About this RNA
A computed fold for a 504-nucleotide part of an RNA from a Pseudobdellovibrionaceae bacterium, annotated as small-subunit ribosomal RNA, 5' domain. Rfam family: Bacterial small subunit ribosomal RNA. Its family is annotated with structural constituent of ribosome and ribosome in the Gene Ontology. It was read from a public genome assembly.
Context: one part of a larger RNA
């Protein structure tokens, strides 16, 4: 000079678009954040309305539903604690893999079983909830059958090859599957096997990735071989054996600090510093382990042990986990609403209506930041009055100011009023009566902050008297202070101005 997630002190009109706990990964009151399908299942089961011989019928076994039972919860959201490490980053590589839903193609969807939840009946128990014994359904749960080019083990040819082996072709043997909903039908959504794609993963590897030698030697599953276990899959990923390897001065081992990158901030650049917001990865989910469903998880609003902590309690036992939006203690210099909608976007479920969605849209709060805009504008000398100074002659604030003559940005009023919303029509808007847009009033409601001794752009009275005070450096105050306070006037920025931290 430039920046900033900034803070402070002073002062403050308005919009737009951004952006807000950097500290205690400190501890939570309360409410919402992840459900949803009755066209998979058996059970329960209205009302309004209507009709009515009043009994009761129809609405209607419809709405709606706890329960088995699919899907979904591994996405989406927060954080940066750990982690110097294939974690990121960027090139590969998998002949060492997986892949729910989606898409294309081949084939198939035959017959039969036992069961258990819900429920009835009891028992225990403050509770949380656990047990008996009976009954029952299914796209739940099991056999049978049918199956190949899928899996297994043979052996044969053929192409490739990194000579391990891979892929293709027929061949004989062995094994393995299914679920039915809806609809009067068509037909449609499913199921199951196999091939591919597409998506997303997992695991290798080259290179790159902080400071400290006042850290110099580490290392026993340690290095590497055989086997076997286990993974969707390599591998000491673990075991048994067997050899005695293997990093290290191009810094191994220690210690310390750290999410990692696209970017961001300065620089002419090379390059330093830095990693909020917005993407990508990655890692956590009271602390420490574990593993279970499941395509995916060792799963933030899931399960089990052990721990601290907090609640409840009948003292026998149980309940919790905002680093999910808001909020509150606390800690801090410092950081927001316990608001609105699912209209848009997307995301889950479902045929579909339609549900859920603190994901996102928006509104409030903050000059926290950037960029607009206004606080009036033209005209007005006897230089009015006042206020400084004054060498008493005048300078100066100063066209400022009154005063005429205007104009309506902005404010207020009061009318009109959106796009954002649609692929046949119709319906759908939270923001919002907001933006806009017209009229009408009326200069009315809207300027400050710091500096003035040199650096550095701006000068004079008065006060003080080495005091009081300033101050970024050099320095300034001890009786004529341009430096301190205070008038007056000036500069430089302007709805900000200053000061402190940081960064180049």
């Nucleotide at each position: 000079g430039a920046g900033c997630a900034a803070a402070c002190g002073c002062u403050g009109g308005c919009g737009g678009c951004g952006u807000g706990c950097c500290u205690a990964a400190u501890a939570c009151a309360u409410g919402c954040a992840a459900g949803u399908c009755g066209a998979a299942c058996g059970g329960g089961g209205a009302a309004a309305g209507g009709c009515u011989u009043c009994g009761g019928c129809c609405g209607a076994g419809u709405a709606c539903u706890a329960g088995u039972g699919g899907c979904g919860c591994a996405c989406g959201g927060g954080u940066g604690a750990g982690g110097a490490a294939c974690a990121c980053g960027u090139g590969g590589g998998u002949a060492a893999u997986c892949u729910g839903c989606c898409u294309u193609c081949g084939a198939g969807u035959g017959g039969g079983g036992g069961a258990u939840a819900a429920c009835u009946a009891g028992u225990c128990g403050a509770a949380a909830g656990a047990u008996u014994a009976g009954c029952u359904a299914a796209u739940a749960c099991c056999g049978c059958a049918u199956a190949a080019g899928a899996c297994c083990a043979c052996g044969c040819g053929a192409u490739c090859u990194g000579c391990g082996g891979a892929u293709c072709g027929a061949g004989a043997g062995g094994u393995c599957a299914a679920a039915g909903g809806a609809g009067c039908a068509a037909u449609u959504c499913g199921c199951u096997c196999g091939a591919a794609g597409a998506u997303g993963a997992g695991c290798c590897c080259g290179c790159g990735u902080a400071a400290g030698a006042u850290u110099a030697g580490c290392u026993a599953g340690u290095u590497g071989g055989u086997g076997a276990g286990g993974u969707a899959a390599u591998g000491g990923c673990u075991c048994a054996c067997c050899a005695a390897g293997g990093c290290u001065g191009u810094g191994a081992u220690c210690u310390u600090u750290a999410a990692c990158u696209g970017g961001u901030c300065u620089g002419a650049g090379a390059g330093g510093a830095u990693g909020a917001u917005c993407a990508g990865u990655c890692a956590c989910a009271c602390u420490g382990g574990a593993a279970c469903u499941g395509a995916g998880a060792c799963a933030c609003g899931g399960u089990c042990c052990a721990g601290a902590c907090u609640c409840c309690u009948a003292c026998g036992g149980g309940a919790g986990g905002c680093a999910g939006c808001a909020g509150u203690a606390g800690g801090g210099a410092a950081u927001a609403u316990u608001g609105c909608g699912c209209a848009a976007u997307g995301g889950g479920g479902g045929a579909a209506a339609c549900c859920c969605u603190g994901a996102c849209g928006c509104a409030g709060c903050g000059a926290c930041g950037c960029c607009g805009c206004g606080u009036g504008a033209g005209u007005g000398a006897u230089g009015a009055a006042g206020g400084c100074c004054u060498u008493c002659g005048g300078g100066u604030c100063g066209u400022a100011a009154a005063g005429c003559u205007c104009u309506g940005u902005u404010g207020c009023a009061g009318g009109g009023g959106a796009a954002u919303a649609a692929a046949a029509a119709a319906a759908u808007g939270a923001a919002g009566g907001u933006a806009c847009c017209c009229u009408g009033u009326g200069a009315g409601g809207a300027a400050g902050g710091a500096u003035c001794g040199g650096c550095u752009a701006a000068c004079u009275u008065c006060g003080u008297g080495c005091c009081a005070g300033c101050a970024g450096c050099c320095g300034c105050g001890g009786u004529a202070a341009g430096a301190c306070g205070a008038g007056g006037g000036a500069u430089c920025c302007u709805a900000g101005c200053g000061u402190u931290g940081c960064u180049c």